[in-house]
Molecule: SAM riboswitch aptamer (S box leader)
Organism: Sulfobacillus thermotolerans
RNA sequence: CUCUUAUGGAGAGUGGCGGAGGGACUGGCCCGAUGAUGCCCGGCAACCGGCCUUGAUGGUUAUGGUGCCAAUUCCUGCAGCAUAUUGCUGAGAAAUGAGAG
Repeated sequence: CUCUUAUGGAGAGUGGCGGAGGGACUGGCCCGAUGAUGCCCGGCAACCGGCCUUGAUGGUUAUGGUGCCAAUUCCUGCAGCAUAUUGCUGAGAAAUGAGAG
């Protein structure tokens, strides 16, 4: 990097450093010098792992490997349906875990 598969309406700081953009991309709409993004600390969470357990399974554990900590994955982009300035469902894309090449 590619493929397969699972998940996403919950949860997480009145801390330190640091200084300008940030929320993947499009269009929106937002966050940000009352200091965002990022890094550290802190925290949340059971995807893998550990332990217990079952017919299936479920429970437990943050001391192991990841992940996450504005807004539903912030909404949206394509398709279908409907009571059609809108709503619902599905797909796509992107993200994360696990497995494979």